[in-house]
């Protein structure tokens, strides 16, 4: 660079609950532990998911539906650093 076990030291930590937070999606803290060889960081592409405003469509509630912003790193891509073995 590359690869990853039945090693060895460890790590993170889903569902659920409980407390704060946000219109939501979330998202932060405590317990919890489904599972991750980066489930360590980063929203560049794509998805997917939310809509407090801001525009369309309809007679109109409502729905639709656009751009906008936000969210998902545990959806994949891609970046960046990273322990231990094996091996160039």
């Nucleotide at each position: 660079g590359u690869u990853g076990a039945u090693a060895a030291g460890g790590g993170c930590a889903a569902a659920c609950c409980c407390g704060c937070u946000g219109a939501a999606a979330g998202g932060c803290g405590g317990g919890g532990a489904c599972g991750c060889a980066a489930a360590g960081c980063c929203u560049c592409c794509g998805g997917u998911c939310u809509u407090c405003g801001g525009g369309a469509c309809u007679a109109a509630c409502g729905g639709u539906c656009c751009a906008a912003a936000g969210a998902u790193a545990g959806c994949g891509g891609g970046g960046u650093u990273g322990c231990c073995g094996g091996u160039g």